[in-house]
RNA sequence: CGCGGAGUGGAGCAGUUGGUAGCUCGCCAGGCUCAUAACCUGGAGGUCGUUCGUUCGAGUCGGGCCUCCGCAA
Repeated sequence: CGCGGAGUGGAGCAGUUGGUAGCUCGCCAGGCUCAUAACCUGGAGGUCGUUCGUUCGAGUCGGGCCUCCGCAA
């Protein structure tokens, strides 16, 4: 160099056929408790690796680039 897969809040993952992003844990506040944990309620936090394109509309489709994993050599 060749082939395949992955990149989405702090972590792990969904997101189907393109229609405007959610789940679990964690974090913060409040409730409960003598207190902590557990439990309950609420909240913050992501312009989806990057860029260009297609489209009325892109996490999703196409091209380039970057990073990681695997296969082959």
Model confidence (mean pLDDT): 81 of 100. A computed fold for a 73-nucleotide RNA from Paraprevotella clara YIT 11840, annotated as transfer RNA. Its Rfam family is "tRNA". Its family is annotated with triplet codon-amino acid adaptor activity in the Gene Ontology. The same sequence occurs in records of 13 taxa.